[in-house]
RNA sequence: GGGAGAUUAGUUAAGUGGCAUAACAUCGGACUCCAAAUCUGAUGUCGGGGGUUCGAUUCCUCCAUCUCCCG
Repeated sequence: GGGAGAUUAGUUAAGUGGCAUAACAUCGGACUCCAAAUCUGAUGUCGGGGGUUCGAUUCCUCCAUCUCCCG
């Protein structure tokens, strides 16, 4: 220099155009003499810009970061 892939909650992941999800974590409550465990509820997220579309996490494009391959 060329090519491919990935980026979604604090963490690990699902989600191929129509309400953004799960588990763990965090916080509140119940239980307990106290705590742990357990049960229950809540908070919080689509890497950034632009485009297509009635509608974009999803399609296109550029940028950023990471991984791999070729030279």
A computed fold for a 71-nucleotide RNA from a Candidatus Zambryskiibacteriota bacterium, annotated as transfer RNA. Its mean pLDDT, the model's own confidence on a scale to 100, is 84. Rfam family: tRNA. By type it is a transfer RNA. Its family is annotated with triplet codon-amino acid adaptor activity in the Gene Ontology.